[in-house]
Predicted 3D model of a 73-nucleotide RNA (transfer RNA) from a Lachnospiraceae bacterium. Model confidence (mean pLDDT): 81 of 100. Its Rfam family is "tRNA". About the family: Transfer RNA (tRNA) molecules are approximately 80 nucleotides in length. The family's RNA type in Rfam is transfer RNA. Its family is annotated with triplet codon-amino acid adaptor activity in the Gene Ontology. It was read from a public genome assembly.
């Protein structure tokens, strides 16, 4: 130094020919129960790592750039 892969919820990660951002764990709340756990059922929790372009529209496409990883030199 060059190449790939990779960055989404507090945690693991879904998300295609570009059109409202989703699940499981977890966390508040109810219900059940003598009382818990377990289970149903309802909530809140996100500038999609950061800028920038193209576009009517961008998580997705093209630049740059941080951070992880694996390979080559």
């Nucleotide at each position: 130094g060059c190449u790939g892969c990779u960055g989404u919820a507090g945690c693991u990660c879904a998300g295609u020919u570009g059109g409202u951002a989703g699940a499981g764990c977890g966390u508040c709340g109810c219900a059940u129960u003598g009382g818990u756990a377990a289970u149903g059922c309802g909530g809140a929790g996100g500038u999609c790592g950061g800028g920038g372009g193209u576009u009517c529209g961008a998580c997705u496409c093209c630049c740059c750039u941080c951070g992880g990883u694996a390979g080559c030199u």